[in-house]
Molecule: small-subunit ribosomal RNA
Organism: Opitutus sp.
RNA sequence: UUUUCGGAGAGUUUGAUCCUGGCUCAGAAUGAACGCUGGCGGCGUGGUUAAGACAUGCAAGUCGAACGGUGUUUUUAGAAUGUAGCAAUACAUUCUAAAAGCAGUGGCGAACGGGUGCGUAACACGUGAACAAUCUACCUUCGAGUGGGGAAUAGCUCGGCGAAAGCCGAAUUAAUACCGCAUGUGGUCGGAACUCGCAUGAUUUCCGAACUAAAGUCAGGGACCGCAAGGCCUGACGCUCAAAGAGGAGUUCGCGGCCUAUCAGCUAGUUGGCGAGGUAACGGCUCACCAAGGCUAAGACGGGUAGCUGGUCUGAGAGGAUGAUCAGCCACACUGGAACUGAGACACGGUCCAGACACCUACGGGUGGCAGCAGUUUCGAAUCAUUCACAAUGGGCGAAAGCCUGAUGGUGCGACGCCGCGUGAGGGAUGAAGGUCUUCGGAUUGUAAACCUCUGUCACCGGGGAAGAAACCCUGCAGGUUAAUACGUCUGCAGGCUGACUGGUAGCCCGGAGAGGAAGCAGUGGCUAACUCUGUGCCAGCAGCCGCGGUAAUACAGAGACUGCGAGCGUUAUUCGGAAUUCACUGGGCGUAAAGGGUGCGUAGGCGGCCAUGUGUAAGUCAGGUGUGAAAGCCUGAUGCUCAACAUCGGAACUGCAUCCUCAAACUACAUGUGCUAGAGCAUUGGAGAGGGUAGCGGAAUUCACGGUGUAGCAGUGAAAUGCGUAGAUAUCGUGAGGAACACCAGAGGCGAAGGCGGUCUACCUGGACAAUUGCUGACGCUCAGGCACGAAAGCGUGGGGAGCAAAAGGGAUUAGAUACCCCGGUAGUCCACGCCCUAAACGGUGCACACUAGGUCUUGGCGGAUUCGACCCCGUCAGGGCCCAAGCUAACGCGUUAAGUGUGCCGCCUGAGGACUACGGCCGCAAGGCUAAAACUCAAAGGAAUUGACGGGGGCCCGCACAAGCGGUGGAGUAUGUGGCUCAAUUCGAUGCAACGCGAAGAACCUUACCUGGCCUUGACAUGCACGGAGACCGGCGCUGAAAGGCGCCUAGGUUCCAUUCGGGACUGCUGCACAGGUGCUGCAUGGCUGUCGUCAGCUCGUGUCGUGAGAUGUUGCGUUAAGUCGCGCAACGAGCGCAACCCCUGUCCUUAGUUGCCAUCAUUAAGUUGGGCACUCUAGGGAGACAAACCCUCUCUGAGGGUGGGAAGGUGGGGAUGACGUCAAGUCAGGAUGGCCCUUACGGCCAGGGCUGCACACGUACUACAAUGCCCGGUACAGAGGGACGCAAUACCGCGAGGUGGAGCAAAUCCUAAAAACCGGGCCCAGUUCAGAUUGUAGUCUGCAACUCGACUACAUGAAGUUGGAAUCGCUAGUAAUGGCGCAUCAGCUACGGCGCCGUGAAUACGUUCCCGGGCCUUGUACACACCGCCCGUCACGUCAUGAAAGCCGGUUUUGCCCGAAGUGUGUUUGCCAACCAGCAAUGGAGGCGGCGCCCUAAGGUGAGGCUGGUGAUUGGGACGAAGUCGUAACAAGGUAGCCGUAGGGGAACCUGCGGCUGGAUCACCUCCUUU
Repeated sequence: UUUUCGGAGAGUUUGAUCCUGGCUCAGAAUGAACGCUGGCGGCGUGGUUAAGACAUGCAAGUCGAACGGUGUUUUUAGAAUGUAGCAAUACAUUCUAAAAGCAGUGGCGAACGGGUGCGUAACACGUGAACAAUCUACCUUCGAGUGGGGAAUAGCUCGGCGAAAGCCGAAUUAAUACCGCAUGUGGUCGGAACUCGCAUGAUUUCCGAACUAAAGUCAGGGACCGCAAGGCCUGACGCUCAAAGAGGAGUUCGCGGCCUAUCAGCUAGUUGGCGAGGUAACGGCUCACCAAGGCUAAGACGGGUAGCUGGUCUGAGAGGAUGAUCAGCCACACUGGAACUGAGACACGGUCCAGACACCUACGGGUGGCAGCAGUUUCGAAUCAUUCACAAUGGGCGAAAGCCUGAUGGUGCGACGCCGCGUGAGGGAUGAAGGUCUUCGGAUUGUAAACCUCUGUCACCGGGGAAGAAACCCUGCAGGUUAAUACGUCUGCAGGCUGACUGGUAGCCCGGAGAGGAAGCAGUGGCUAACUCUGUGCCAGCAGCCGCGGUAAUACAGAGACUGCGAGCGUUAUUCGGAAUUCACUGGGCGUAAAGGGUGCGUAGGCGGCCAUGUGUAAGUCAGGUGUGAAAGCCUGAUGCUCAACAUCGGAACUGCAUCCUCAAACUACAUGUGCUAGAGCAUUGGAGAGGGUAGCGGAAUUCACGGUGUAGCAGUGAAAUGCGUAGAUAUCGUGAGGAACACCAGAGGCGAAGGCGGUCUACCUGGACAAUUGCUGACGCUCAGGCACGAAAGCGUGGGGAGCAAAAGGGAUUAGAUACCCCGGUAGUCCACGCCCUAAACGGUGCACACUAGGUCUUGGCGGAUUCGACCCCGUCAGGGCCCAAGCUAACGCGUUAAGUGUGCCGCCUGAGGACUACGGCCGCAAGGCUAAAACUCAAAGGAAUUGACGGGGGCCCGCACAAGCGGUGGAGUAUGUGGCUCAAUUCGAUGCAACGCGAAGAACCUUACCUGGCCUUGACAUGCACGGAGACCGGCGCUGAAAGGCGCCUAGGUUCCAUUCGGGACUGCUGCACAGGUGCUGCAUGGCUGUCGUCAGCUCGUGUCGUGAGAUGUUGCGUUAAGUCGCGCAACGAGCGCAACCCCUGUCCUUAGUUGCCAUCAUUAAGUUGGGCACUCUAGGGAGACAAACCCUCUCUGAGGGUGGGAAGGUGGGGAUGACGUCAAGUCAGGAUGGCCCUUACGGCCAGGGCUGCACACGUACUACAAUGCCCGGUACAGAGGGACGCAAUACCGCGAGGUGGAGCAAAUCCUAAAAACCGGGCCCAGUUCAGAUUGUAGUCUGCAACUCGACUACAUGAAGUUGGAAUCGCUAGUAAUGGCGCAUCAGCUACGGCGCCGUGAAUACGUUCCCGGGCCUUGUACACACCGCCCGUCACGUCAUGAAAGCCGGUUUUGCCCGAAGUGUGUUUGCCAACCAGCAAUGGAGGCGGCGCCCUAAGGUGAGGCUGGUGAUUGGGACGAAGUCGUAACAAGGUAGCCGUAGGGGAACCUGCGGCUGGAUCACCUCCUUU
């Protein structure tokens, strides 16, 4: 520079985030199967399971030109005989020749082709070499030869046996069958020489002599010979010996490719040698003898699985998986063994034997082998025709014609796959009908259809109509061969013959008809393209993962619509992929996610300094050449089928291996060296140290013993008790004994490899590190699988010891229980010696070594410099021990010269969670147990770091009638009222911690009313519309019945409208009918609206910027301050919004305006602001002013605020109200009203009467009244505010004890009415169940109302209960408040009101303070919580299901081994039987040899005994997993309420508890030290 190729992610852990990590999906593929569907063609492909069993047919024959026969038939030719005939001739018989057939001898083939994948982990396969250690029929080339004899035998015939299969005997016969002999080009053998090589050796040449071969058949023929046959010659095909080639086979070697170490040792022909045998050939291949070797951690031996390869699928690639079809190799042929024949076999369609199975049988005996092609049966999810032909290609035989060929070529079946084509094209809006949805307007299906105009592929009909065929052979011609113009053969040319498919067939062409015959499948929540309705209601069901479904399901089912693909579409199974980088070579990790071995020493192994850039070699490395890497396939360029799939030709590629070919020498390696000194080590000097071991020594303390003093307690705890003590404890003094541990010093200080090491010096023995100095050795180094050693505590064995402490066991407490925490005493143990054990949170959770990469500071040990009299401080350096930080790294936290940074070397380890630090097996141990270490099954997570919340029996700060300080209550009584419960025909419904319970209800006798019982109505009590009818109708009035509602009936011209005056329409009304009304029926978890609550708490957010990978953070934190996120300062923040505050209303002061119904200072008047007058005041109600930390002093950071003072009506938000952020509680309400959906429709609707909501053993809440003297009673007397009033409030007056009545002035109201009490004054009561209290009950009344029985209120008289200040507990309130006194109003006929909402009168006490209880706010911390502590969660037990371990055994499979038996068969030995060829012999006969028999070795199957491995089953038993709302506790997560966890030991229903040692992966507070900043 050119060309080619070329890599996508998503879902799921969380409230959210980042990471780790698994699971799942989208892709491609298949010898597939299943479901639904199915028009045509081409090319491929089709028993993956039972190497299970097989009926039937076929799959290997051929040659008469190797040979002898055979009988029949046919044909032809010839000859002979007989008969007939004159003869030609006809017939019959016999013989010869030719052709076809048959069995046999003989030759070749049958070892190829075809099938299957059992076995095999192996030189079986692949690849590359070797054979100088080999064989090879047919074929090709070349050399030489083919002479002369002999003896049999099958067949056939005869005889015999047998059911059959078959067998035996006799006689006879041929050959290219068999056997001698001759010859010897040669070959074998021996010797010699040359050349060569790779050790044995090889080629060539020469010499020697022993041995060693053959077969004929066919065709033609001139001369010559022969009676003839024939000889002879020629040609072709054969035969023999030898050499070579090609192709094939055999053997050997290097390298390569599965799992398992829970298989670690294996091996006796085993390893080697000498000799022999055997083989085509090397070799323990076999045998005798000798030696004791051989293999193995680079995995022997064993077990499991498996044919190998080219290739195929996938993948960006590297890889991973696979080994159907096609091709190469191997193995096998019912199972096991064996040999024979042959060039080749230990032989698929051959033999022998054994076994299993099946068949035939006359029961004596025989026969068989589809893993050839079809086919059957079985198995299975599943895999085809008992087809045609040798026409082509190929194979066997043959001289050839030809025959054979289930190889092969074709056809058939199967959407099994790939490829191609079609099911029509154009126009067509009323956007038809129908369907679906709908907000009812419409939208969509949809140009889709209809309709119009065309086209004619495929299929269909008619006609034309192929290629695949060229050879062999035959005929003719030419040339070579030959004596030959003959035959034959070879070469060439010309003509002829041959088609299974397939026949008038495919493709193709021509013509015809007609849109006619041809579309489905899956999906539509996300991933993932595509949405609505209906049904269903955690059911039915779906589901690949996440997950849908509990009444509004885009997730189930149906429908419509849509999406994707399309003669297919989905599902299932399997493989690869999915940066699955999740085994990481490309391409990962190990502080906390899984993962560093407890530590060291060290073997194998791995890795390793410098050079005169030393020298050499060339194994690695680099470059080139050569050979090979089969074909097919992949890729590519063409070509052929109309295209494509497919096929053909060429190229490239095959990334590899080999090389006795060539080259380079830098690096690694190896060899070499007077090698070198920087790594490492040695020597010298020196100081430091809880380094280790042994022996000794010391003092304090505890306990015990003895003695003294002394008296009643001691000890212990949250509080107690057990315990000790008057027999004298504790306390105290003295003396003694004994064991263990070593205060202060002491420090994040020191030492050690780790575990670990602490009195002291004394003594002895001993290891290591460090510094300085100068010498020496000369790479001696680093790491380390196995191995060896050490290894806290607990524990074990033996023997000592035993003061204190203390598992277990005991007692006392605590508790619901307490096998614990607390207490009392207490045994093993803790200590010593010796021997085991070998594990820990054995941790820095961080392997070792080396190198490099900014700093600051502290400290330990040494050395040096400077300085000093000397030292310290100071500076530098080496080796340690800490902290903070840069770059960099990290998911973050964090690490950061002591790396978790940057690199190198070596070792160990990890691969989702649970099951499981487990089971089984093995090794170790006295035991406890340790080391090593799975699977089934279950789940879609488990996890790390960090974030925001929430929570904590965590911390800090702050607030609140939260506590405290006070006042008064509740809880006790009676009553009222609400609720629960009970009861009932009904006691309607709702509200249920705070935040339900004098709540909805601001008023249940009827009504209300929703409930119950009974009686009634059915288009309805009420609304709208349609149809029909209506003047005896409607309105109105009356009667009967009835509890009423309702039902039934009567009367009447009293009334009857509007438009239009034609039909009719509207209104009214009736009845019938249809739509519909109606429902306090359900769902507040479908909703709107409204409300409660946290909470009038001070919070909740946003924009931009900045920080962080991110969730998020910052702002909003900090320091002050506030009632307040109020304000100020500071600050990577700067601003803003909703809240706070203020603005609004009432109230407190003043001013102003206005004076009636208000007021009255002055004037007049009255009984009286009654009236005149006035509007100053009060008051009313409009408008203003006033308060802002404004002024002064003080404090602080001089900001903002706070403390104080004055002034002021009011002073630090003056008091009160309204006002309620983002949100929480699926809080409350479908019964206020509204509303989606569902449900009822002669009733779940409507009307009526009566009853109920008021029911009463009981429990709770909220109130009232009290229990009395700060009181009660009686009398007198004073002062409000805010309201209400016409179906109303009602005065004066009169009556009644009273409730009330009579009556009615005034008032629609600052005018009239309602209208005060406590207080105050005077009197009584005298501490009692009372002159307190008033329940209950009786009688008599009043009022309201249709009606007071259930079930009203009030009055009078009488009655006179409980109750004497209230247990545990609990509520309200901080000033005009609490407490206390009355008044008003709403609802309302009346009233259960003692409730609710307001009003005014009288009018306190206390707050030191924030430790504690409750609630809240901010910051911080821990967390395994996020439905957020009412959270999460552990274990036993009980029940069910599942898989699994152990188990007395039982039953299989496989394998090893001892022994027994031993078929067939090879080998070997023997042989008195039998035998033609050869030899000897006249012969008889003998020899050689063979056959047969027998013995021996080996040996399959079988039997028997003992093991190994492995599988199944197994009473019972162990743990595990999962399951619904079971039981017991509460172990863990917060300081989880005793911090947790690890190891170990003991104990206990269980989680667990306790002892000993260890860890921080512990909160909190304090102290010490260090660091950062100033």